[in-house]
RNA sequence: ACCGAUAAAGGCAAACCCGCCGCGAGACGGGGACGCAAAGCCAAGAGUCUUAAGGGGACGAUCAGACGGUCUGGCUGCCGAAA
Numbered sequence: 001a002c003c004g005a006u007a008a009a010g011g012c013a014a015a016c017c018c019g020c021c022g023c024g025a026g027a028c029g030g031g032g033a034c035g036c037a038a039a040g041c042c043a044a045g046a047g048u049c050u051u052a053a054g055g056g057g058a059c060g061a062u063c064a065g066a067c068g069g070u071c072u073g074g075c076u077g078c079c080g081a082a083a
Base pairs, nucleotide, nucleotide: 003080004079011036012035016031017030018029019028021026034069040075041074042073044072045071046070047067048066049065050064054059
């Protein structure tokens, strides 16, 4: 460097509940742990979702947003058994 233990020290926190903000997808705070070795950061490509114009309706964004704990990519980072 790569890799990732039934290791050690720490870390994060799904569903759900409460509060609160948002038309919404969802955000934030508290509780809570299913999980996570990048479940740290970015939001570039793909993806999913929301609503806008439009449409009788189904639907509907290269252009307005959300997620990113779906995959890829970029940047950074703790520990050190085995191979």
The RNA shown here (c-di-GMP-I-GGC riboswitch aptamer) has 83 nucleotides and comes from an Anaerolineales bacterium. Lineage of the source: Bacteria > Bacillati > Chloroflexota > Anaerolineae > Anaerolineales.